[in-house]
The RNA shown here (transfer RNA) has 84 nucleotides and comes from an uncultured Clostridia bacterium. The coordinates come from a structure-prediction model, not an experiment, and the mean pLDDT is 80. It matches the Rfam family "tRNA". Rfam links the family to the GO term triplet codon-amino acid adaptor activity. Rfam describes the family as follows. Transfer RNA (tRNA) molecules are approximately 80 nucleotides in length.
RNA sequence: GCCGCUGUGGCGGAAUUGGCAGACGCGCGGGACUUAGAAUCCCGUGGUAGCGAUACCGUGCAGGUUCGAUCCCUGUCAGCGGCA
Numbered sequence: 001g002c003c004g005c006u007g008u009g010g011c012g013g014a015a016u017u018g019g020c021a022g023a024c025g026c027g028c029g030g031g032a033c034u035u036a037g038a039a040u041c042c043c044g045u046g047g048u049a050g051c052g053a054u055a056c057c058g059u060g061c062a063g064g065u066u067c068g069a070u071c072c073c074u075g076u077c078a079g080c081g082g083c084a
Stems, first nucleotide, its partner, number of pairs: 001083007010026003019067001027045006046057004060076005
């Protein structure tokens, strides 16, 4: 230098012939249980604003296509692998 794969909440990791983003697990918060704890069980858990209903933003980053993009296209950054 060229080619390929990967990048999604605090962490691991799902979701596709383009149509409700974040299932499930861990962690965390609250509760039950206990004399107290551990374990177990139940509920909640992306961000911002709001008393709330709700609204807006969010898939490495910047653009494009589209009514609509995690998904398709272009560029770019990082990691891994291959070729030279």